[in-house]
The prediction has a mean pLDDT of 84. A computed fold for a 1423-nucleotide RNA from an uncultured bacterium, annotated as small-subunit ribosomal RNA. RNAcentral holds the sequence, with entries from ENA and Greengenes.

RNA sequence: GAGUUUGAUCCUGGCUCAGAAUGAACGCUGGCGGCGUGCCUAACACAUGCAAGUCGCGCGCGAAAAGGCGCAAGCCUUAGUAGAGCGGCGGACGGGUGAGUAACACGUGGGUAAUCUGCCUAGGAGCGGGGGAUAACCUGGGGAAACUCGGGCUAAUACCGCAUACGAUCACGGGGUCUCGGCCCUGUGCUGAAAGGUGGCCUCUGCUUGCAAGCUACCACUCCUAGAGGAGCCCGCGCCUGAUUAGCUAGUUGGUGGGGUAACGGCCUACCAAGGCGACGAUCAGUAGCCGGCCUGAGAGGGCGAUCGGCCACACUGGAACUGAGACACGGUCCAGACUCCUACGGGAGGCAGCAGUGAGGAAUCUUGCGCAAUGGGGGAAACCCUGACGCAGCAACGCCGCGUGGAGGAUGAAGGUCUUCGGAUUGUAAACUCCUGUCAGAGGGGACGAAUGUUCACGGGCUAAUCACCGUGAGCUUGACGGUACCCUCAGAGGAAGCCACGGCUAACUCUGUGCCGGCAGCCGCGGUAAUACAGAGGUGGCAAGCGUUGUUCGGAAUUACUGGGCGUAAAGGGCGCGUAGGCGGCCUGUUAAGUCGAACGUGAAAUCCCCGGGCUCAACCCGGGAACUGCGUCCGAUACUGGCAGGCUUGAAUCCGGGAGAGGGAUGCGGAAUUCCAGGUGUAGCGGUGAAAUGCGUAGAUAUCUGGAGGAACACCGGUGGCGAAGGCGGCAUCCUGGACCGGCAUUGACGCUGAGGCGCGAAAGCCAGGGGAGCAAACGGGAUUAGAUACCCUGGUAGUCCACGCCGUAAACGGUGGGUACUAGGUGUGGGUUUCCUUCCUUGGGAUCCGUGCCGUAGCUAACGCAUUAAGUACCCCGCCUGGGGAGUACGGCCGCAAGGCUAAAACUCAAAGGAAUUGACGGGGGCCCACACAAGCGGUGGAGCAUGUGGCUUAAUUCGAGGCUACGCGAAGAACCUUAUCCUGGGCUUGACAUGUCCGCAAGGGGCAAGACGUAGGGACCGGAAACGGCACCCGACAGGUAUCCAAUCCUGAGCUUGCCACAGGUGCUGCAUGGCUGUCGUCAGCUCGUGUCGUGAGAUGUCGGGUUAAGUCCCAUAACGAGCGCAACCCCUGUUUCCAGUUGCCAGCGAGUAACGUCGGGGACUCUGGAAAAACUGCCGGUGUUAAACCGGAGGAAGGUGGGGAUGACGUCAAGUCCUCAUGGCCUUUAUGCCCAGGGCUGCACACGUGCUACAAUGGGGCGUACAAAGCGCUGCGAGCCCGCGAGGGCGAGCGAAUCGCAAAAAGCGUCCCCCAGUUCGGAUUGCAGGCUGCAACUCGCCUGCAUGAAGCCGGAAUCGCUAGUAAUCGCAGAUCAGCAUUGCUGCGGUGAAUGUGUUCCUGAGCCUUGCACACAC
Repeated sequence: GAGUUUGAUCCUGGCUCAGAAUGAACGCUGGCGGCGUGCCUAACACAUGCAAGUCGCGCGCGAAAAGGCGCAAGCCUUAGUAGAGCGGCGGACGGGUGAGUAACACGUGGGUAAUCUGCCUAGGAGCGGGGGAUAACCUGGGGAAACUCGGGCUAAUACCGCAUACGAUCACGGGGUCUCGGCCCUGUGCUGAAAGGUGGCCUCUGCUUGCAAGCUACCACUCCUAGAGGAGCCCGCGCCUGAUUAGCUAGUUGGUGGGGUAACGGCCUACCAAGGCGACGAUCAGUAGCCGGCCUGAGAGGGCGAUCGGCCACACUGGAACUGAGACACGGUCCAGACUCCUACGGGAGGCAGCAGUGAGGAAUCUUGCGCAAUGGGGGAAACCCUGACGCAGCAACGCCGCGUGGAGGAUGAAGGUCUUCGGAUUGUAAACUCCUGUCAGAGGGGACGAAUGUUCACGGGCUAAUCACCGUGAGCUUGACGGUACCCUCAGAGGAAGCCACGGCUAACUCUGUGCCGGCAGCCGCGGUAAUACAGAGGUGGCAAGCGUUGUUCGGAAUUACUGGGCGUAAAGGGCGCGUAGGCGGCCUGUUAAGUCGAACGUGAAAUCCCCGGGCUCAACCCGGGAACUGCGUCCGAUACUGGCAGGCUUGAAUCCGGGAGAGGGAUGCGGAAUUCCAGGUGUAGCGGUGAAAUGCGUAGAUAUCUGGAGGAACACCGGUGGCGAAGGCGGCAUCCUGGACCGGCAUUGACGCUGAGGCGCGAAAGCCAGGGGAGCAAACGGGAUUAGAUACCCUGGUAGUCCACGCCGUAAACGGUGGGUACUAGGUGUGGGUUUCCUUCCUUGGGAUCCGUGCCGUAGCUAACGCAUUAAGUACCCCGCCUGGGGAGUACGGCCGCAAGGCUAAAACUCAAAGGAAUUGACGGGGGCCCACACAAGCGGUGGAGCAUGUGGCUUAAUUCGAGGCUACGCGAAGAACCUUAUCCUGGGCUUGACAUGUCCGCAAGGGGCAAGACGUAGGGACCGGAAACGGCACCCGACAGGUAUCCAAUCCUGAGCUUGCCACAGGUGCUGCAUGGCUGUCGUCAGCUCGUGUCGUGAGAUGUCGGGUUAAGUCCCAUAACGAGCGCAACCCCUGUUUCCAGUUGCCAGCGAGUAACGUCGGGGACUCUGGAAAAACUGCCGGUGUUAAACCGGAGGAAGGUGGGGAUGACGUCAAGUCCUCAUGGCCUUUAUGCCCAGGGCUGCACACGUGCUACAAUGGGGCGUACAAAGCGCUGCGAGCCCGCGAGGGCGAGCGAAUCGCAAAAAGCGUCCCCCAGUUCGGAUUGCAGGCUGCAACUCGCCUGCAUGAAGCCGGAAUCGCUAGUAAUCGCAGAUCAGCAUUGCUGCGGUGAAUGUGUUCCUGAGCCUUGCACACAC
């Protein structure tokens, strides 16, 4: 920095990721080299080999093989060699490991006057003279062995005396100096040493030309002093976690004497004293080697302590000492233990945390390699020996670094792959191909540095009497594990050398297929339920690259423990409140000190590492040199502002004193009235009480009500307040006594006496506890009655603890201002309580100003995530205390403390989640509020729900009853016409396979000419025929082909096209699936008044404002106001029908007037007046008047008008909601099917019927039914049609058939109505279902399964339970007419048309739905 809490936002907060690192491990992969690194686990056990020896120049012994000689014994050489022993030095170093250790172990700085120091260096002094042993060896014995015992011989640089003593030690002294036992000078006494070896020389001595003595050199030896390096001890400071470890301690703390040590010391011991440590964390428990450094980080910090370096500790486990300069000793000793091995069972041996290696453990860590050539170490005089230290090699991509796997050109953008909208795109200059290069690997050849030494000789130098030895120079010879390696040259040839992870967001990189909440992925958020960029595979792409990923761990990001650098009103977080201890912090002035603080110098801060500069390996990693740095500690000098210490002073902080007034502050005692209840008595009668409604309860044994008297307990109405007091809890009648605090005013006094406050102590509502008292009312528990699905509740009736008093406990609370205390500072305004003062009015009182203290509200700056806070801070600062660190688990468990108990205080973890939260925003919601609307209710009228039938649906049934539609918004819906067809493989059966239909392609019908013979016949298609139910199949019969062009025409021929046909392939086809992949269309909220945008403004932001508010409207309609101003989609208007009038036009319509005719009729002439038709206009706009209103918008009333405030009706449906409906109208992605899920046919089904529901029709009758007579419409429709009229039939209908493609003719009778007659309240002259018979019509066909007619039959039904629907006017109700679909089929559906024609409401409490404002919210797939 990012992801993740939300619909969105800001904040808080956790989780997660990107980075770096690693002694790593795991998966896939793997060309080369350099430099590093490699048991983190079992300090588990170890086979085998090696890792510490060396010295003959300390000493005494002392072989053999082989060879030679000899007959042999044996001798010589080997050889004083090998070898063991005595002795010296070294085995205390080097190497390993990290078990233990929380410690002076380590780091750092000091001290040692409290110490030691082999080898080495420097200096001083010495090294004289004696003695006795012992191993080896010989011999004897024991034992399986390891080993051991006895006897005997012998040497030394082994051991022991003696002498000497410059130093040294000790004792007693003296002097100087100083920092404890120091140093220097000095006196007396005492004590303590030694070892020789080798070489050289012969001047002197001895003896044999040489040797010994001697001398000399070197190496040893002894004493002393000093140094260097090393070691011991002591001290300051630093150094993990836990207080759910708070007290620890008997050698403990100190002293004295003694012992011990190199040395101080309770280190040890005896005695004496009673101390010592601890909240600045003792003791106990857990964990851990420490550091230089390493990793990370901007730093501060955090984590780590492998490799390299310093220190410590350990060496099978535990203990102990010996030797030694040094050890309590890794490859030494002793004891004990465990384990392993050997054994003759008696007894012995061993210690890889050395190098390799083995087993085991484990996710995991190497060769039983080469060499002492170099460096270093031990021994030695040296040569040299030893050295698993070390140098190298081996194994391992374990890490870092470097190199390569080729370079340039190369478009037909090859093939193949993948994708595709089928055009193409991509892989991709990638490949092929052409031209080059030659690193690495391979082959051949050359070939190092690392070497310095050593030795021989020569020369020179110093030493010496001289030579040797020693030192230097030169020459010769000689030493390399690595290694024939690095490096160099040559050769050949692109030839041998690329993978891993990822591709939803974070995070760089996208498509296809498969799969279908399956298999799987996943670091977090999360993907997968049929189109998955998230799974799996593929293509492509991104990243890194001999590696890439994963896992673990650390730091970072995390300011998420906040020193740098956080917080606590509501997110986690202020202790319930006070008093006060330690501690922290602290007013003004002066002096002093110099601890803190600041500065200079010096010492130290090992090396390596890091950083800078330079250098060496071809570069780099790596290595070398120099510098800087190491932020620390110490010593000393200086400074003195601030802090601290000390001393002195001051008054402003604080306290005291005096004078006042206020107050439910606390404690105790007494008193008072009202009310409730109870008791007694009186009056009085049937109820009272209680609730939403009731009941339990009380009451005729007299209640309730009312009056009088009495008892008792508790609480104190009004005043009373946002008022007062108190630290908080809390405090309320009146009076008295005792008592705390605050406030105001004021001389005066003290002189910083202050603030805070871990522990501690005290106070602390209610409930609760203990034992007693009291008990009126109230009232947990409990009883009863109700409510309810239940009701362990809410409501009612009772009622016990308790509430009250007194002694004692408890110690909690939403103990809240959810805000710790103190001090200071920082605009104001307005109330209120207490004081003081002043001014004015002053009779009291009241009021104004100033000031101090308290208590509220509003508000500036500032702060805050926002809300909000704001001189009573949540502002600005300082001081002190308490507390927080994701949610749950849990304020729980365990432990401890407290409590009589209840319980309280303190206070975790496992596990689990990707959040849990705060504030604010927009919605939705509320049995929240306000305003308003709607046939929403109410007021009415008529229905449904009951009956029969029609129709749709469910269910059931069925071979099938095709499918869809499902609350409102499915159910007379898709269906505006299911007998076949329709129709949908819904069922049964049969048939076809390029197909019923489209496009392309091929064949045929069908190329031409000549000759001969014969004389027949054909293709597609059609017909007939055969089989068949048909589709279809067959066929020897019959018919028999089209259009155009081409010569002037015709024919023929030819060409082209169509058509048909055959065959193959592409393909067709699908009412198969997915309406949750879609388009389009539609329903619904809803014709509800809303939904938005631009700019501006406000807000961190989501967002708000506008659109809110006041009015008004049918309306976000308009007006006013206004940080908004405008605009868009909606509303309205524009459109259509209808209502009025005018003009124009006048047939098929009309007929007033004129004429003619008729039985009659616009029938005819004619007419345009009227009706009407259908074009064009007009008209209505709150325009006018009055009132109301804000002068507005508008509303109310009125005039005029056919119509008045949208005149009535229609069309018109904003942003959006319901994953609403439709893949079966159509279109369409994907999937599925292909002799079938396609196509054709016959028959059946969609009409099935115990049942249930929706929508309707007809009724139940008299406002009716029936008969007869008689009026008045509108809108439609008609040539495969409507069909007048006439005739036949009771009728449906039939026959003939005029007229009419229709303002002309027809359907066509409108019906209710009106007139008149009958019926007389009944299952009827109501009602018509059902059924029988006889007919008619359509149609290929009415069995399943049509409609109609006549006759007969006459069912249920007498107005419909709960519930529920429509309608506000030409509406409901009621009456008929027409049309679409249609062969036929609709008195019931649908769409229209007209006729007759009401009632009620002027309200908004309620039900339903909707709109606006507001409020709450833990809802947002939104109750």